[in-house]
A computed fold for a 69-nucleotide RNA from uncultured Eubacterium sp., annotated as transfer RNA.
Formats: sequence, C1' cells, structure tokens
RNA sequence: GCGAAAUAGCCAAGUGGUAAGGCGGCUGACCGCAAAUCAGCCAUUCGUAGGUUCGAUUCCUACUUUCGC
Repeated sequence: GCGAAAUAGCCAAGUGGUAAGGCGGCUGACCGCAAAUCAGCCAUUCGUAGGUUCGAUUCCUACUUUCGC
C1' cells in the first nucleotide's frame, strides 16, 4: 500500500422495513434426588463518529482494532 472482518458470555445467520440458530448461563415444570427432556428469559446504541434515506446491522465516508497478501 491492497483486500477481508468487527452482530449476546462464546460461535454464528441476516446485505434497506425493526436481529435466526447453536453452545452456555439464569428461572420454572417434570423427577424421591440428579441427569435428560420441556417452557420462559439473556444483542434500548449490530466496533466508534458522521452522511444518505420516511426508515440503516445492511449503502457511503473517516477512524479504531484484528486477520491475510
């Protein structure tokens, strides 16, 4: 210098219309206890700051961090 990435405690999908899933954690049901199973909850700033838009995780710009060349 070029390219890619940043979303929950961890992994990870979503590429303009209000954020899936898995692991994990907490609470409850069940059970003599536990495990398993089932139900509910856990991302009011999707890295930060601006811009575009009726509306931005998504598009644009700058910056920060990480990875690759």